Model confidence (mean pLDDT): 76 of 100. Purine riboswitch aptamer from Gorillibacterium sp., 102 nucleotides, folded computationally. Its Rfam family is "Purine riboswitch aptamer". Rfam's curators write: Riboswitches are metabolite binding domains within certain messenger RNAs that serve as precision sensors for their corresponding targets. The source organism's lineage runs through Bacteria, Bacillota, Bacilli, Paenibacillaceae and Gorillibacterium.
């Protein structure tokens, strides 16, 4: 220093509910069929999968790698959606000071 969108209720209020933080899930993984590109490319569409769980399942950057084939690979940032808590405490990082353990 002290968040307060909104709706209903009331004897002091009290239930929800927006925002924002935080935590759970999932890794915006994994896995396959179809079709498409070629170092100025590396995408597309479909399944199926994963969650005590609906939904989503991509976007952007950047390196790698493939010597011209059919296949990519990794690092970086981003929510969204369910659900639970919090909202003036918390957490953190610095000194001290106890206690315990190596």
């Nucleotide at each position: 220093u002290u968040u307060c969108u909104u709706g209903a209720u009331a004897u002091u209020u009290u239930c929800a509910u927006a925002a924002c933080u935080c935590g759970u899930a999932u890794a915006u993984a994994c896995u396959c069929g179809g079709g498409a590109a070629u170092a100025u490319g590396g995408c597309c569409c479909g399944a199926a999968a994963g969650u005590c769980u609906c939904u989503a399942c991509c976007c952007a950057a950047a390196a790698a790698c493939c010597g011209g084939a059919a296949a990519u690979u990794u690092u970086u940032g981003g929510a969204c959606u369910a659900c639970g808590a919090g909202u003036a405490a918390g957490a953190g990082u610095g000194c001290c000071g106890u206690c315990u353990u190596g």